[in-house]
Context: one part of a larger RNA
RNA sequence: GAGUGAACGCUGGCGGCGUGGAUUAGGCAUGCAAGUCGAGCGAUUAGUCAAUUUGCUUGCAAAUUGACCAAUAGCGGCAAACUGGUGAGUAACACGUGAGCAAUUUUCCCAAAAAUCGAACAUAGCUUCGUGAAAACGGAGGUAAUAUUCGAUGUGGUGCUGAUACCGCAUGGUAUUAGUAUUAAAGGUGGGGACCUUCGGGCCUACCGUUUUUGGAUGAGCUCGCGGCCUAUCAGCUUGUUGGUGGGGUAACGGCCUACCAAGGCAUUUGACGGGUAGCUGGUCUGAGAGGAUGGUCAGCCACACUGGGACUGAGACACUGCCCAGACUCCUACGGGAGGCUGCAGUCGAGAAUCUUUAGCAAUGGGCGAAAGCCUGACUAAGCGACGCCGCGUGCAGGAUGAAGGUUUUCGGAUUGUAAACUGCUUUUGUUUGGAAAGAAAACCCUAAACUCUAACAUAGUUUAGGGCUGACGGUACCAGACGAAUAAGCCACGGCCAACUCCGUGCCAGCAGCCGCGGUAAUACGGAGGUGGCAAGCGUUACUC
Repeated sequence: GAGUGAACGCUGGCGGCGUGGAUUAGGCAUGCAAGUCGAGCGAUUAGUCAAUUUGCUUGCAAAUUGACCAAUAGCGGCAAACUGGUGAGUAACACGUGAGCAAUUUUCCCAAAAAUCGAACAUAGCUUCGUGAAAACGGAGGUAAUAUUCGAUGUGGUGCUGAUACCGCAUGGUAUUAGUAUUAAAGGUGGGGACCUUCGGGCCUACCGUUUUUGGAUGAGCUCGCGGCCUAUCAGCUUGUUGGUGGGGUAACGGCCUACCAAGGCAUUUGACGGGUAGCUGGUCUGAGAGGAUGGUCAGCCACACUGGGACUGAGACACUGCCCAGACUCCUACGGGAGGCUGCAGUCGAGAAUCUUUAGCAAUGGGCGAAAGCCUGACUAAGCGACGCCGCGUGCAGGAUGAAGGUUUUCGGAUUGUAAACUGCUUUUGUUUGGAAAGAAAACCCUAAACUCUAACAUAGUUUAGGGCUGACGGUACCAGACGAAUAAGCCACGGCCAACUCCGUGCCAGCAGCCGCGGUAAUACGGAGGUGGCAAGCGUUACUC
């Protein structure tokens, strides 16, 4: 000199963009943060309309049936493994980079091929009975499905036995083909001309779904080369340890696990093992660079979710707001037993030098579910608080000498503050007020028209094109125009040298200053005050840390 997620002191007008729990991975009241689908299923309930019946006060009430529409506790599907938070652990294939998997998997999505046949048993909801303070649980009866189970078929897939061709990087791989064994499924919504019908529909068709397989895309898993901290006052470490065989396990290789066999494996300046510290990277700061320091916000990866352990479900977890066990802590209790997990967003206590609102909205972007309308979304978008940072603007401009008054100083003549003020003219950024007023929003969806596709069909559905309509939290905000009036707006630090800027008074080695040298013991440009001056400026200084 530059920098900071800064803090402290004095001061403080505005705007834009950023940024804000670095300490106790300490404890948490309260609200919200993951739902959605009725076009998978049975059921229940409200409403509207129509018909019929009954009562009768003759136009109202009740009941039944049907149609339409709406809501939902439960079963079922998908999602909940994403998003969001934190950096405790981790010196490790955790990360970065470059390769490999002939040792692997991949829901949803895309492309292609084939299929979607026949049956059956339950169970929740519900009804009823019971236990319990509650949380919750049990018995009996009975019902549905895209829930569950069994069978058929096998384009295909997989295993076994063969054959042929090609290839490679050792184990081997790929393609074609013969035989044999094994292996699948579920329906829903809309439309309709013939034909059949028990009048429900069958049947045909479109879309969505389901099943099998192949390829792709995406995500994940595993292996290896190289790279990046300190310590030898850590020199030897190791028994599943190193390798083999059999078996098991995994999506997959492997001591990953197990039985047996052998006795190996790693390390000594290329540092094993141990100890300390630490999330890693793109980057960031500094520096001419080489380097040094650092890893907050943003992005990628990893790890964790009260502490420790475990599996279940699933394409994916050993799962932040799922389950089980143990522990510590908190809460409820009828003392028998139960409930909980903010390192999500706000907020609170504590500790600390120190870090914000218990806000608005799904309008945009993105995500989940859904055919769609839509619903959910503390992701996100916005607003609020903090000079915490960067950037921009303002606190007026021009004229004005009797060089006014006052202050300070004086050699008493004057000098200085100083064109500074007053005064005159002007302007209105900002401010106050009045009026106007956006972009961010075009998609989905709806309406109209046309063309095309599927098809028996001019039905339905879909695709494309053109035109129109609907939707804004921020917010009556940004911005624009008018009116008013210099009006609402300057401080902080320094002045001995380094280092730009000096005098007076007070004090008297005292009180004090100080980054270093050093100043102060009666004329202190170094302490305290004043006037003046210098520097920076809505900031200025100090402290801490890095280069």
Molecule: small-subunit ribosomal RNA, 5' domain
Organism: metagenome